[in-house]
RNA sequence: CAAAAUCAAUGGCAAACCUGUGCGAAAGACAGGGACGCAAAGCCACGUAUCUAAGGACGAAGGAUGUCUAUGAUAGACGGGUUGCCGAG
Numbered sequence: 001c002a003a004a005a006u007c008a009a010u011g012g013c014a015a016a017c018c019u020g021u022g023c024g025a026a027a028g029a030c031a032g033g034g035a036c037g038c039a040a041a042g043c044c045a046c047g048u049a050u051c052u053a054a055g056g057a058c059g060a061a062g063g064a065u066g067u068c069u070a071u072g073a074u075a076g077a078c079g080g081g082u083u084g085c086c087g088a089g
Base pairs, nucleotide, nucleotide: 012038013037017033018032019031020030021029023028036076042082043081044080046079047078048077049074050073051072055069056068057067058066
């Protein structure tokens, strides 16, 4: 001087839940409060998985306000891509 790991420090994010929205069909998202936790719990919907079913398809009038489906959503489901803070001994 460089790299890796551990620990620490400066900070960061914000689960459940509550309130609100002339956002949304819903799932969910957003704003405020709130902290379960997170070294990427920063960002990206490429793959898988999961959630929802407006629209579409099927079916029915005894059955069943049903079944299937993502073009919608989840990055705090996983993988992948990409960017980033500190680093003593």
Molecule: c-di-GMP-I riboswitch aptamer
Organism: Alicyclobacillus acidiphilus NBRC 100859